[in-house]
RNA sequence: CAAGUAAAUCGCCUUAUCGCUGUUUUAAUUUAUUAAAAUGGAGGAAAGUCCGAACACCACAGUGCAACAUAGUGGUUAAUGGCCACCAGCCGUGAGGUUAGGAAAAGUGCAACAGAAAGGAUGUACAGGUAAUGCUGUAGUGAAAUCAGGUAAACUCUAUGUGGUGCAAUGUCAUGUAAACCAGCGCUUGAAGGCUGCACGCUUAAUGCUGGAGGGUAGGCAGCUAAAAUGUAUUGGUAACAAUGCAUUUAGAUAAAUGAUAAGGGGCACGCUUUGGCGUGAUUACAGAAUUCGGCUUAUAGAUUUACUUACAUA
RNA sequence: GGCCACGUGGCGCAACUGAAUAGCGCACUUGAUUACGGCUCAAGAGGUUCCAGGUUUGAAUCCUGGCGUGGUCA
Numbered sequence: 001c002a003a004g005u006a007a008a009u010c011g012c013c014u015u016a017u018c019g020c021u022g023u024u025u026u027a028a029u030u031u032a033u034u035a036a037a038a039u040g041g042a043g044g045a046a047a048g049u050c051c052g053a054a055c056a057c058c059a060c061a062g063u064g065c066a067a068c069a070u071a072g073u074g075g076u077u078a079a080u081g082g083c084c085a086c087c088a089g090c091c092g093u094g095a096g097g098u099u100a101g102g103a104a105a106a107g108u109g110c111a112a113c114a115g116a117a118a119g120g121a122u123g124u125a126c127a128g129g130u131a132a133u134g135c136u137g138u139a140g141u142g143a144a145a146u147c148a149g150g151u152a153a154a155c156u157c158u159a160u161g162u163g164g165u166g167c168a169a170u171g172u173c174a175u176g177u178a179a180a181c182c183a184g185c186g187c188u189u190g191a192a193g194g195c196u197g198c199a200c201g202c203u204u205a206a207u208g209c210u211g212g213a214g215g216g217u218a219g220g221c222a223g224c225u226a227a228a229a230u231g232u233a234u235u236g237g238u239a240a241c242a243a244u245g246c247a248u249u250u251a252g253a254u255a256a257a258u259g260a261u262a263a264g265g266g267g268c269a270c271g272c273u274u275u276g277g278c279g280u281g282a283u284u285a286c287a288g289a290a291u292u293c294g295g296c297u298u299a300u301a302g303a304u305u306u307a308c309u310u311a312c313a314u315a
Numbered sequence: 316g317g318c319c320a321c322g323u324g325g326c327g328c329a330a331c332u333g334a335a336u337a338g339c340g341c342a343c344u345u346g347a348u349u350a351c352g353g354c355u356c357a358a359g360a361g362g363u364u365c366c367a368g369g370u371u372u373g374a375a376u377c378c379u380g381g382c383g384u385g386g387u388c389a
Stems, first nucleotide, its partner, number of pairs: 002310009012265007020041010043286001047297002050295005055166004062200004067162005072086005087101001088099004102157002107155002109151002124139005170222004181212005192204003229248008268281005316388007325341004334372001343359005365381005
């Protein structure tokens, strides 16, 4: 230099003008609106909703069966199927990567084609051996051929774990209506509900429940943003991670704000070049908070940094 | 916003209990029949089983992740 491996960081910037949205203050009036000023306003994944929690409600969460998930050993964490370390298998020259890595000696099932035979061996060819017998070896078919065979991302078994539903949870205020009509069931001998697949049990239950055909509402507020928070330093630990000190405050919309235009700069691609630059082009990746966190996975133009590897061949 | 289901030629569906040639109907192409067209008859073409990876001797089927489509809940 080239080709790679692992990890980390950034992911457009500045100014001007015009807007959108939250909060606070002031003013005005039509008393819930307007105006002015100040100040806050998307991400590394806000995504997928794949795991785990917080929080809320339902018996403060019962018993049994079923169902589902996980699967080497140890650690980490609020928790996990995440992460870290080590062991083993496989891949790579190597740095490294990867694993759904319990049990086939409980039972059931499955094995196309090929092959004599595919699981109670009706044992092929050659050679050897025996009193006798596939008794022994080799060959051949195949992923697998007698081995306590293979297969559990086949059923299953073992161990461990899981109550259900999700902010459209839930509470509250306001508005409106049909406590009517039809059919069925039920009223303590209990219909039906308690968002659980079934049973038991518990509990609520009569102005009741289910269906039909209709009528009404289509709003506000809380939940809702200061937290397992972020940054940094030190210490402990191989590491994940933990402890302590200091500093910081960081969106809250509801059909949904966070934008548009102009100028300059940066980066990218191409061309020229005296390697200083100049010109042209695209007009700049993936993407867009919706209760909140911790992970995982997936998408991502381009830029930067650190540590490490390179067998064979060529120079 | 939450929760489910599905994806197979151009269209509608099978095969989902793993076995190598992925099948059926319509549509399509060629030929026959007909004066011509249709009907009918004969033959044929057309598939990355949505995508990527894994398990397995072997995957449309089993598992994981993604993409797309549809349904449902106040």

Background
Model confidence (mean pLDDT): 77 of 100. Predicted 3D model of RNase P RNA and transfer RNA as a complex of 389 nucleotides.